A computed fold for a 546-nucleotide part of an RNA from an uncultured Verrucomicrobiota bacterium, annotated as small-subunit ribosomal RNA, 5' domain. Model confidence (mean pLDDT): 83 of 100. The RNAcentral record of the full RNA draws on ENA and SILVA.
Context: one part of a larger RNA
RNA sequence: GAACGAACGCUGGCGGCGUGGAUAAGACAUGCAAGUCGAGCGCUGAUUUUAGGGUAGCAAUAUUCUGAAAUCGGAGCGGCGCAAGGGUGCGUAACACGUGGGUAAUCUGCCUUGAAGCCCGGGACAACUCGUCGAAAGACGAGCUAAUACCGGAUGUGAUCACCGGGGGGCAUCUUCUGGUGAUUGAAGUUGGGGACCGCAAGGCCUGACACUUCAAGAUGAGCCCGCGGCCUAUCAGCUAGUUGGUGAGGUAACGGCUCACCAAGGCUAAGACGGGUAGCUGGUCUGAGAGGACGACCAGCCACACUGGAACUGAGACACGGUCCAGACACCUACGGGUGGCAGCAGUCGAGAAUUUUUCACAAUGGGCGAAAGCCUGAUGGAGCGACGCCGCGUGGGGGAUGAAUGGCUUCGGCCCGUAAACCCCUGUCAUUUGCGAUCAAACCGCGUAGUUUAAGAGAUGACGCGCUGAUAGUAGCGGAAGAGGAAGGGACGGCUAACUCUGUGCCAGCAGCCGCGGUAAUACAGAGGUCCCAAGCGUUGUUC
Numbered sequence: 001g002a003a004c005g006a007a008c009g010c011u012g013g014c015g016g017c018g019u020g021g022a023u024a025a026g027a028c029a030u031g032c033a034a035g036u037c038g039a040g041c042g043c044u045g046a047u048u049u050u051a052g053g054g055u056a057g058c059a060a061u062a063u064u065c066u067g068a069a070a071u072c073g074g075a076g077c078g079g080c081g082c083a084a085g086g087g088u089g090c091g092u093a094a095c096a097c098g099u100g101g102g103u104a105a106u107c108u109g110c111c112u113u114g115a116a117g118c119c120c121g122g123g124a125c126a127a128c129u130c131g132u133c134g135a136a137a138g139a140c141g142a143g144c145u146a147a148u149a150c151c152g153g154a155u156g157u158g159a160u161c162a163c164c165g166g167g168g169g170g171c172a173u174c175u176u177c178u179g180g181u182g183a184u185u186g187a188a189g190u191u192g193g194g195g196a197c198c199g200c201a202a203g204g205c206c207u208g209a210c211a212c213u214u215c216a217a218g219a220u221g222a223g224c225c226c227g228c229g230g231c232c233u234a235u236c237a238g239c240u241a242g243u244u245g246g247u248g249a250g251g252u253a254a255c256g257g258c259u260c261a262c263c264a265a266g267g268c269u270a271a272g273a274c275g276g277g278u279a280g281c282u283g284g285u286c287u288g289a290g291a292g293g294a295c296g297a298c299c300a301g302c303c304a305c306a307c308u309g310g311a312a313c314u315g316a317g318a319c320a321c322g323g324u325c326c327a328g329a330c331a332c333c334u335a336c337g338g339g340u341g342g343c344a345g346c347a348g349u350c351g352a353g354a355a356u357u358u359u360u361c362a363c364a365a366u367g368g369g370c371g372a373a374a375g376c377c378u379g380a381u382g383g384a385g386c387g388a389c390g391c392c393g394c395g396u397g398g399g400g401g402a403u404g405a406a407u408g409g410c411u412u413c414g415g416c417c418c419g420u421a422a423a424c425c426c427c428u429g430u431c432a433u434u435u436g437c438g439a440u441c442a443a444a445c446c447g448c449g450u451a452g453u454u455u456a457a458g459a460g461a462u463g464a465c466g467c468g469c470u471g472a473u474a475g476u477a478g479c480g481g482a483a484g485a486g487g488a489a490g491g492g493a494c495g496g497c498u499a500a501c502u503c504u505g506u507g508c509c510a511g512c513a514g515c516c517g518c519g520g521u522a523a524u525a526c527a528g529a530g531g532u533c534c535c536a537a538g539c540g541u542u543g544u545u546c
Stems, first nucleotide, its partner, number of pairs: 001546004006542005013394006019387002026350003030347003035080003040077002043074014087305003097229007106222002111218007119153004128143006158185012189210006197204002231277003238268003243265008280302004284295004307328005330341004358384001360383003366380001367378004397427004408417003431487001433482005446468004452462003490535005495516003501530005511518002
């Protein structure tokens, strides 16, 4: 000199863009952060409409029972999602990361393309009802019932395995293509529309869409293996028994001591094994002329973790932050028998700390989950709020104005300085204030209507055109008007380094200080004042890095 997720002191007008728990991976009140689908299924509450019956009434009507439809709910079965998104950096010196390869040793839900199929049956379990136990959390028993839930059979384009052949590739273990035989292996419906035909009806049937099953290929994502690379320490020199290799078996999606039995005695190490310390890694960031050095906040990629330790289940995917089980510590409820919980999600509280924000608005946009869709959910995200924490921009006025006013300071007492500075005169109107208009983001998506195409027709799909709807930010930005210099400057320094000097007070005292050093009666170094210098909504100090 530059830098910072900074802190502290004094001061503080506005805006834009960023950024904000670095310490206790300490403990957490409260609210929210993952749901959705009725176009998979049965049940149920309310409201409205409607059909039929009963009762009251002369009637209008009221009321009740049964059925149907629509709308809004409720819990449950079932599907998909909850493995993403969001947080943190504890652990980890490791194939964790980076980079380059390999997988002929592998898997991959949803998605895309292509091929083939979607037939016939069955028995349950929730919900619900009844009963029992319990303070609660909840549990148990009996009974009823549906499905795209579950099970059995059929079909087998295919796929897998075995056996028998044929062709190609490779140095080789081997691999690829293909023919035959045998074995194993699959499914689910829902909804829209409809001329004929069948049926009392529901419906069958035909047709469109979405699902479902099997297979192949792709895409995406993931697993595994290898070469190389990046901390300190030798006051750590030897380490190792599943250890190193082989055979066989098991296991895995898959290779492999991954696991096991047997056999052999190997394997690593001064190019630093083993041990100890520290640490998430990287793109990058800071500094520097560079080479280097230091760092890894924000943003992005990968990894690890989710109160602590362990384990598996489900699933395409987890050994799963807001799932399960076991153990532990802690906290809460309790009728003392027993239960419940996990903010390193967003806010917020306490604690420790030099120190780090609102218990805000919206799903309008972007993205995600579910759904045919409308839509619902989304503390992701988009916004606003707070903090000079940082960077950038703007303002605190402009011109004239000498009797060089007054106060103040200095003085050689003549005067000099503050100083065109002020007053005063003339202007301007940024920002703030006030007032009116008022966005960009909006393109859509979506709804309705209507040509055309597709179809036997309709529906659906596609779709040009027209109309309509949707904004948290926000009555904000911006633009126009109004008024009036009005509302807006401080901090540090002035002995040398280092830009800037005098007076008074003090008297080795009080004090200053980054270093050299100042102060003991004329202190440009202490304290105050006037003046000056440097920066400026900041200025200094401290810490850390180069």